[in-house]
Molecule: transfer RNA
Organism: Tumebacillus permanentifrigoris
C1' cells in the first nucleotide's frame, strides 16, 4: 500500500432496527462501630474520538479525518 475492526463515566465495559446512557470497580458524603476493615444508604462525575452529511431528531445511519489492534502484499 490495500482491507477488517475497536473508539462510551477516573479504569473495565454494556447500550439502543434513530426519541436526551447505563452497570462493576473507584471517588465524595452519611449510617454503622470503641476504633478499623467488611457492610448498607445516597450522591457527583460523560459536548457517546473528532469533522461534516442525511433527519423533525443521530452515541446509533452514511462518509472525511486521527488514534488503537489484527490480516494480506
Nucleotide at each position: 500500500g490495500c482491507c477488517u475492526u475497536u473508539u462510551u463515566a477516573g479504569c473495565u465495559c454494556a447500550g439502543u432496527a434513530g426519541g436526551u446512557a447505563g452497570a462493576g470497580c473507584g471517588c465524595a458524603u452519611c449510617c454503622a462501630u470503641g476504633g478499623u476493615a467488611a457492610g448498607g444508604a445516597u450522591g457527583a462525575g460523560g459536548u457517546c474520538a473528532u469533522c461534516g452529511g442525511u433527519u423533525c431528531g443521530a452515541u446509533u445511519c452514511c462518509g472525511g479525518u486521527a488514534a488503537a489492534a489484527g490480516g494480506c502484499a